[in-house]
RNA sequence: GCCCACGUAGCUCAAUCGGUAGAGCAAUUGCUUCGUAAGCAAGAGGUUACUGGUUCGAUUCCAGUCGUGGGCU
Numbered sequence: 001g002c003c004c005a006c007g008u009a010g011c012u013c014a015a016u017c018g019g020u021a022g023a024g025c026a027a028u029u030g031c032u033u034c035g036u037a038a039g040c041a042a043g044a045g046g047u048u049a050c051u052g053g054u055u056c057g058a059u060u061c062c063a064g065u066c067g068u069g070g071g072c073u
Stems, first nucleotide, its partner, number of pairs: 001072007010025004019056001028042004049065005
C1' cells in the first nucleotide's frame, strides 16, 4: 500500500427480507436475616463508533472517516 471481518447498556452478546433495541452478568433500591453472603422482587442504564446519503421510516441498505483484529505483498 491492497483486501476481508467487526464496532449495539459497565462487561459478554442478540435483534434472520428496513417497521419505535432486548437478554445474561454486574451495579442501584427494596424484601428476607441478629448481620453478611445466597435467594426473591423492582426500576434504572443506549446519540446502535462518527459524518453524510437513500427511504414515510435505518442497528439493518449505500458512501466516506476513525478504531480493533486478520490476510497478502
This is a predicted structure of a 73-nucleotide RNA (transfer RNA) from Patescibacteria group bacterium UBA6816. The sequence was found in a public genome assembly. Its Rfam family is "tRNA". From the family's description: Transfer RNA (tRNA) molecules are approximately 80 nucleotides in length. Rfam classes the family as a transfer RNA.